[in-house]
Context: one part of a larger RNA
RNA sequence: CUGGGCGUAAAGGGUUCGUAGGCGUCUUGCCAAGUUGAUCGUUACAGCCACCGGCUUAACCGGUGAUCUGCGAUCAAAACUGGCGAGAUAGAAUAUGUGAGGGGAAUGUGGAAUUCCUGGUGUAGCGGUGAAAUGCGUAGAUAUAGGAAGGAACACCAGUGGCGAAGGCGGCACUCUGGACCAAUACUGACACUGAGGUGCGAAAGCGUGGGGAGCAAACAGGAUUAGAUACCCUGGUAGUCCACGCUGUAAACGAUGUCUACUAGCCGUCGGGGGGCUUAGUGCCUUUAGUGGCGCAGCUAACGCGUUAAGUAGACCGCCUGGGGAGUACGGCCGCAAGGUUAAAACUC
Numbered sequence: 001c002u003g004g005g006c007g008u009a010a011a012g013g014g015u016u017c018g019u020a021g022g023c024g025u026c027u028u029g030c031c032a033a034g035u036u037g038a039u040c041g042u043u044a045c046a047g048c049c050a051c052c053g054g055c056u057u058a059a060c061c062g063g064u065g066a067u068c069u070g071c072g073a074u075c076a077a078a079a080c081u082g083g084c085g086a087g088a089u090a091g092a093a094u095a096u097g098u099g100a101g102g103g104g105a106a107u108g109u110g111g112a113a114u115u116c117c118u119g120g121u122g123u124a125g126c127g128g129u130g131a132a133a134u135g136c137g138u139a140g141a142u143a144u145a146g147g148a149a150g151g152a153a154c155a156c157c158a159g160u161g162g163c164g165a166a167g168g169c170g171g172c173a174c175u176c177u178g179g180a181c182c183a184a185u186a187c188u189g190a191c192a193c194u195g196a197g198g199u200g201c202g203a204a205a206g207c208g209u210g211g212g213g214a215g216c217a218a219a220c221a222g223g224a225u226u227a228g229a230u231a232c233c234c235u236g237g238u239a240g241u242c243c244a245c246g247c248u249g250u251a252a253a254c255g256a257u258g259u260c261u262a263c264u265a266g267c268c269g270u271c272g273g274g275g276g277g278c279u280u281a282g283u284g285c286c287u288u289u290a291g292u293g294g295c296g297c298a299g300c301u302a303a304c305g306c307g308u309u310a311a312g313u314a315g316a317c318c319g320c321c322u323g324g325g326g327a328g329u330a331c332g333g334c335c336g337c338a339a340g341g342u343u344a345a346a347a348c349u350c
Base pairs, nucleotide, nucleotide: 003322004321005320006319007304008303012318014201015200017198021194022193025088026087027086028085029084030083031082033081034080035077036076037075038074039073040072041071042070049065050064051063052062053061054060091191092188094186095185096184097182102177107173108172109171110154115149117147118146120144121143125136126135162169163168206247207246208245209244210243211242215241216240220236221235222234223233258317259316260315261314262313263312266295267294268293269292273288274287275286276285299306300305323350324349325348332343333342334341335340
C1' cells in the first nucleotide's frame, strides 16, 4: 500500500457534541485547477522489441524503425468533479399550536413498614435451623394497643408500558429546564452527513473533606456443618450504602449489532398525535405518522438465526481485527491523592 472481515468464531470506540479532514440536492452563467483531445518540445547513449546487414554460424557488432505509457508549453472542449456569481426548495434549521415524559437543586408534604425510646397490659419464653447452638429474656423479653424519634425506600397503579445519546430514570405538590413526535402554515435557503485529535456526560465499587446512619451489610467475631471449612446456613457487626462538594473514568457500559441516508412481500399486537365517517357515547372502524413487540416471503448467513427497528440491496464517514499463550502484561509517556486507568510491545513457546 492492499485484500478479506467485525451479532455468537479475532474485531463497533460506553456515549454526546464538535475542530481539521473526507463527502454532499436542483437550475443557470462565467472560469478552466482536476478531466479529455490535438500540436510542439523533451523523454541522453546503450539496452529490450521488429526488420535488414557484417564476421563460415552463434554469441557479438552495425544500420533503420518502433517504444519511451511521463513531464512542460500552446491551442481547443465544457459533460462530470472543483472555484466564483445568481436563483430554487424536495435535505436541514427556526417560529406559532397540541399532547406527554425525563433529569437536577432547594423546600414543603404523605402513608405503610423496619429499628430504637417511653409509659400500659401480660408471663416465660423468644429467636433461629435440615436439625441445632451462639444470641435475647424474671434487671420482665417475645406478643399486644397508645405516644414519640430518626433514617432510608416509595406497595397497589405497573405493563414483552413510557422517557432519555448512553449511563439511567418510579409517592405527591411547587419551581427551573433539555429533547422528541403529530398537523397545517410561514420563514431561512444546502446552512447537510460523518468526524482523527479535542470536549462534556458516564452504573456499581473505591478515594478526599464535612455531615448523616433506620434497615441491609464486605471485613471481623462467635455458633453450626465438615476429615478440614479461612465457605455455603445461623447470631451479631464496622466500612459502605444516604446527603453536599471534589476525584476516579471503568463494566457481560450488551441489541455482545457505530452514525446518517435511500430502496425492498405481508400478517398479528401495544402506546401516543391528527383527520373523516358511524355510534350502543363505553368506544368501535378507516387513514396517516413516529416509537415499541411477536411471526414471516424474498434475500442474506458456516449454522444458529436476521428479516422495512435487517445481520437484505446500495451510498458517505469514522472505529477496530489479522493463530493460541506470553499479555491488555513489561518498559516509557500521559492522567490520578491513592487504588489504578490509558497508550502498548518483545524474547520465548505451541